[in-house]
Context: one part of a larger RNA
RNA sequence: UGACGGGGGCCCGCACAAGCGGUGGAGCAUGUGGUUCAAUUCGACGCAACGCGCAGAACCUUACCCGGGUUUGACAUCCUGGGAAUCUCUGAGGAAACCGGAGAGUGCCUCUUUUUGAGGAGCCCAGUGACAGGUGCUGCAUGGCUGUCGUCAGCUCGUGUCGUGAGAUGUUGGGUUAAGUCCCGCAACGAGCGCAACCCUCGCCCUUAGUUGCCAGCAUUCAGUUGGGCACUCUAGGGGGACUGCCGGUGUUAAACCGGAGGAAGGCGGGGAUGACGUCAAGUCCUCAUGGCCCUUAUAUCCGGGGCUACACACGUGCUACAAUGGGCGGUACAAUGGGGCGCGAACUCGCGAGAGUAAGCAAAUCCCAAAAAGCCGUCCUCAGUUCGGAUUGGAGUCUGCAACUCGACUCCAUGAAGGCGGAAUCGCUAGUAAUCGCGCAUCAGCACGGCGCGGUGAAUACGUUCCCGGGCCUUGUACA
Numbered sequence: 001u002g003a004c005g006g007g008g009g010c011c012c013g014c015a016c017a018a019g020c021g022g023u024g025g026a027g028c029a030u031g032u033g034g035u036u037c038a039a040u041u042c043g044a045c046g047c048a049a050c051g052c053g054c055a056g057a058a059c060c061u062u063a064c065c066c067g068g069g070u071u072u073g074a075c076a077u078c079c080u081g082g083g084a085a086u087c088u089c090u091g092a093g094g095a096a097a098c099c100g101g102a103g104a105g106u107g108c109c110u111c112u113u114u115u116u117g118a119g120g121a122g123c124c125c126a127g128u129g130a131c132a133g134g135u136g137c138u139g140c141a142u143g144g145c146u147g148u149c150g151u152c153a154g155c156u157c158g159u160g161u162c163g164u165g166a167g168a169u170g171u172u173g174g175g176u177u178a179a180g181u182c183c184c185g186c187a188a189c190g191a192g193c194g195c196a197a198c199c200c201u202c203g204c205c206c207u208u209a210g211u212u213g214c215c216a217g218c219a220u221u222c223a224g225u226u227g228g229g230c231a232c233u234c235u236a237g238g239g240g241g242a243c244u245g246c247c248g249g250u251g252u253u254a255a256a257c258c259g260g261a262g263g264a265a266g267g268c269g270g271g272g273a274u275g276a277c278g279u280c281a282a283g284u285c286c287u288c289a290u291g292g293c294c295c296u297u298a299u300a301u302c303c304g305g306g307g308c309u310a311c312a313c314a315c316g317u318g319c320u321a322c323a324a325u326g327g328g329c330g331g332u333a334c335a336a337u338g339g340g341g342c343g344c345g346a347a348c349u350c351g352c353g354a355g356a357g358u359a360a361g362c363a364a365a366u367c368c369c370a371a372a373a374a375g376c377c378g379u380c381c382u383c384a385g386u387u388c389g390g391a392u393u394g395g396a397g398u399c400u401g402c403a404a405c406u407c408g409a410c411u412c413c414a415u416g417a418a419g420g421c422g423g424a425a426u427c428g429c430u431a432g433u434a435a436u437c438g439c440g441c442a443u444c445a446g447c448a449c450g451g452c453g454c455g456g457u458g459a460a461u462a463c464g465u466u467c468c469c470g471g472g473c474c475u476u477g478u479a480c481a
C1' cells in the first nucleotide's frame, strides 16, 4: 500500500422487510450428471455450466461408430503428356461412393492460312513431386471476441509539497447527489479515462406532405364503394417544448432539498444504446486467425447404414394441470410488431378434421398470412378424480420430403394415467411493472412448451435498515501478500 475480520462509523441495491406470483410434489418437454453402448462426437461446471455453443441432429448437418472405397487427394498453386468443353446410352459390378463399356462432338483467341499445321486461355483425364488436408493436442504459448464484479463510482496522471524509502497529499474533511454530481474548506494546483450530456425511441404541440384515414359538410353505395376534400386520425421528415426557469420555505449568502404554480410532461419524464483502470492463468485453438507439437495409403478424404433421440436413476430450466374468478357449447367485439415471389395465398368446391382441388389479388400503408385471445351476452355442468386434467396406448389418416422403421409435425375416433395446490428449502418482480391473454418473426423442405419481439387486460406492497447477501467511502486490528 492492499486484502481480510463472527471490528467500528456512514451510505446504497427487489439485499432483507411489506406484498403478489411461482419453483421444490404430478405428467410431459428440454438441457446436464450418471449408467449403458460399436458409437451414444465435442465443449461449457458456484454466482458468471446445465431450453448454454445449437436462430431448427430423419439423410445432409456430423466432428462419433460399423462397413465399403480413394491416395497429389473433396479444396489451392506450379510442372509434364493427352484430350475441346460437354452430352447421350449402357454393365448378366455395386447399398452408394466407386470401378467399367460404347457413341456423338470439335467451340474461343493468336500466327501461318489452299487443305491444314502450330501455339495459348478455360475445362477434363493420366502422371510426377513440391505440396494439400486435419472440428488432431496445447485457451497455462497467443490475437480477436465474450462473460463477470458492474451502470458499481470509481481508476489514474503532470507539476508542486511531505517522507531516508515503500509511499502519501491531490481523491481526506463539512454538506449534497443516482454519480469523484456539485458547493464550501484544505499544500496543493490542474488534467485524463469513467459519471452526466451529445445518439435512438415513447409521451404533448406546431409545420411540410397527402392513392392510408374521414362523412367531419354534400351527393352516392351492401361496403370510404365512388365523386369530392386533407379538417381530423394516421404515416414520416423538420421544428418547438423542461432549464430547478418562476413563487414560498429550509440551508452557510453556497451546492442542494421540501412544497407550490403553470404545463402533455417535471426535478435523471419512461425505455434503449453506451460497460473506466482492472479481477477471475474465467470462456473459446469446434466461428475465424495463429506459435509450438503431432498424423500424412492416415488423426486426410468419399459413400451406405447406424449414433448424437439409449434409460434403473439424480439435478437444472420450462409447459400443462390439479378446477366453478372454472370447464363445454352458441353468439358477438376491440390490437400492435412483423412476414410474403422456388413466396403469401382470398373466394368457391370437397373433407368431421389435419388438409386437398381450382384459383382472384399482391414485390404490397393498396392483396394475402388474419382468426387475435383473454373480454362481453346467453345457456349447460353443481363439487365429483368429475363435462376437472390430459399423459399413455390402439386404430384410421393428412402434410413436408429421394426417404418419416430406428427418429417428424399435425388431424379424427377410441383409451383415459398421475395429479385434491406440493417437505426442508428456494426464485422473480416496485407500474403500464408483476400476474394473465393471445399475435408476429428468425432458424427452417418439414419440425418450437425454447429464443427474440408485439400489443390486450392489469394489481398488491414498501413501516423501516436490526438481521441475511453483494457493493461504495472513512477508520481500526492483523502472525496474510
Base pairs, nucleotide, nucleotide: 001481002480003478004477005476007475008474009473010472011471012470013469015465016464019429020428021427022426023425026320027319028318029317030316031315032314033313034311035310042053043052064306065305066304067303068302069301070300073131077130078129079127080126081125082124083123086104087103088102089101090100091099093098108120109119110118111117133295134294136293137292138291142289143288144284145283146282147280149278154193155192156191157190158189159188160169161168162167173184174183175182199272200271201270202269204240205239206238207237208236209235210234213230218227219226243266246260247259248258249257250256322422326381327380328379329378330377331376332375338369339368340367343362344361348357349356350355388419393414394413395412396411397410398409399408435457436456437455438454439453440452441451
Annotation: Model confidence (mean pLDDT): 85 of 100. A computed fold for a 481-nucleotide part of an RNA from a metagenome, annotated as small-subunit ribosomal RNA, 3' major domain. The RNAcentral record of the full RNA draws on SILVA.